Predicted 3D model of a 73-nucleotide RNA (transfer RNA) from a Verrucomicrobiota bacterium. Its Rfam family is "tRNA". The family's RNA type in Rfam is transfer RNA. Rfam's curators write: Transfer RNA (tRNA) molecules are approximately 80 nucleotides in length. Its mean pLDDT, the model's own confidence on a scale to 100, is 81. The sequence was found in a public genome assembly.
RNA sequence: GCCACUUUAGCUCAGUCGGUAGAGCACUUCCUUGGUAAGGAAGAGGUCGUCGGUCCGAUUCCGAUAGGUGGCU
Numbered sequence: 001g002c003c004a005c006u007u008u009a010g011c012u013c014a015g016u017c018g019g020u021a022g023a024g025c026a027c028u029u030c031c032u033u034g035g036u037a038a039g040g041a042a043g044a045g046g047u048c049g050u051c052g053g054u055c056c057g058a059u060u061c062c063g064a065u066a067g068g069u070g071g072c073u
Stems, first nucleotide, its partner, number of pairs: 001072007010025004019056001027043005049065005
């Protein structure tokens, strides 16, 4: 220098062949217990890396760009 993959909640990851985003763990409150742990119920938490384009509508499609991983030279 070139190519491919990847970026979604605090962490690990799903997901939608375009229609107002989910799980597990963690966190908060409550229940249960003599008290913990475990268990149960409810809840909070995300401008889906960034910028732009297409579209009535983009996390999803297209382009650029940044970080990460791998390969080639």